A computed fold for an 87-nucleotide RNA from a Parachlamydiales bacterium, annotated as Bacterial small signal recognition particle RNA. The gene name in the source record is ffs.
Order: sequence, then C1' cells, then structure tokens
RNA sequence: GACCUCCUGAGAUAAAAAGAUCCGAACUAGGUCAGGACUGGAAAGUAGCAGCCUUAAGGAUUGUAUUUAUGUCUGGAGACAAUCUCC
Repeated sequence: GACCUCCUGAGAUAAAAAGAUCCGAACUAGGUCAGGACUGGAAAGUAGCAGCCUUAAGGAUUGUAUUUAUGUCUGGAGACAAUCUCC
C1' cells in the first nucleotide's frame, strides 16, 4: 500500500418509466352519415346500417429527464486481527 467500512463524484449493464410515433370499437365512445326506412300534400324533418374520421381500453416501436438493482473507477476519512504485494 492492497484487502475491509463509511463519505463523495463519475461511468457501465439490465429492467421499469414521464414523453413521442403508429395500430386499435362486429357487438357496447363520439362525429359525419351514401343507399334505404319512417313522418309529411309539399318543403322539409326524424332515427340511422355500411363506409370514413377522431379516439378509449389495450397493443407495438422508440425511449433523451427519472427510478431500482448489480458492478467498476477518481478523491477523502476510518480501521488495520489475519492474508497478499512492494521497498
């Protein structure tokens, strides 16, 4: 001096995560509702299937702030019974 304990600072690995993008409602979200249906003498109105759009639950990708765990290193202090290394 290493090993041991504590303090401090900085990385690495794994997982989670705010966020971002995308997907996503046959039936039971919302909007718009062709066709058709109903009401009406007519004008028009009512409800509303399919389709389309926005999204919820949920899923996929990503994941910089951050969290947890494991481990490494810088610096400082303490301890130093045994063991190891150097002079």